[in-house]
RNA sequence: UGCGGGGUGGAGGAGUGGUACCUCGCCGGGGUCAUAACCCGGAGGUCGUGGGUUCAAAUCCCACCCCCGCGA
Repeated sequence: UGCGGGGUGGAGGAGUGGUACCUCGCCGGGGUCAUAACCCGGAGGUCGUGGGUUCAAAUCCCACCCCCGCGA
C1' cells in the first nucleotide's frame, strides 16, 4: 500500500430500511437454616467516528479510525 471479513449494554451473539432482541453477568424480591439451582421484576446500548440517500438508517452509499486474515 491493495483485497476480504469484522466493530451492536459489562461479556458473547442475533438483527439486510419501520420505536434494538437473546444468553450469561449485575441489582431487588421470592425460595433455603444458609448458599446454590430455580421463579418473578428491574437497571444498563442514541449500534466505532463523521457525512450522504430516504418520510424513516444498526441495516444502503462515501470517507476516516481500530481489530483479524490474505497478497505485494
A computed fold for a 72-nucleotide RNA from a Gemmatimonadota bacterium, annotated as transfer RNA.
Lineage of the source: Bacteria > Pseudomonadati > Gemmatimonadota.
Model confidence (mean pLDDT): 85 of 100.
The RNAcentral record of the sequence draws on ENA.